[in-house]
Molecule: FMN riboswitch aptamer (RFN element)
Organism: Acetobacter orientalis NRIC 0481
RNA sequence: UGAUGUUCUCAGGGCAGGGUGCAAUUCCCUACCGGCGGUAAGUGGCCUUGGCCAUAAGCCCGCGAGCGCCUAUUUUUGGUAGGGUCAGCAGAUCUGGUGUAAUUCCAGAGCCGACGGUUACAGUCCGGAUGGAAGAGAGCAGCC
Numbered sequence: 001u002g003a004u005g006u007u008c009u010c011a012g013g014g015c016a017g018g019g020u021g022c023a024a025u026u027c028c029c030u031a032c033c034g035g036c037g038g039u040a041a042g043u044g045g046c047c048u049u050g051g052c053c054a055u056a057a058g059c060c061c062g063c064g065a066g067c068g069c070c071u072a073u074u075u076u077u078g079g080u081a082g083g084g085u086c087a088g089c090a091g092a093u094c095u096g097g098u099g100u101a102a103u104u105c106c107a108g109a110g111c112c113g114a115c116g117g118u119u120a121c122a123g124u125c126c127g128g129a130u131g132g133a134a135g136a137g138a139g140c141a142g143c144c
Stems, first nucleotide, its partner, number of pairs: 002143001004141007017029003031124002033113002035063004042055006058111002066089002068086001069083006093109005115127003
């Protein structure tokens, strides 16, 4: 330094202002937010023209929670427990510039956001959730 086992810790943000209305943080104008891994020409650092390290995409490739589904059980339009992709659902980008190379840089204009609840339709309120988790970091064991 690397494979493996194990333990611990950590691991999501957002309705400000106005309009209509009996009623809306749910509609309309406008505002605000962007999980994790990968990719990388930007940025920073180190060393030797080239490398290395850190960091860099909501809409490029994947992943996660959720719904569904399946299994077990039950007092069966339902509840509880388990599985974790198993039928299925699971969002969204273009234009111009530079360049060998960019849906990632620069400029501009767009677009997207589970389920249940609600005096009225929710990315932003409340709830499952003091949960789970993609993963990140550290300790220990032990092998090469």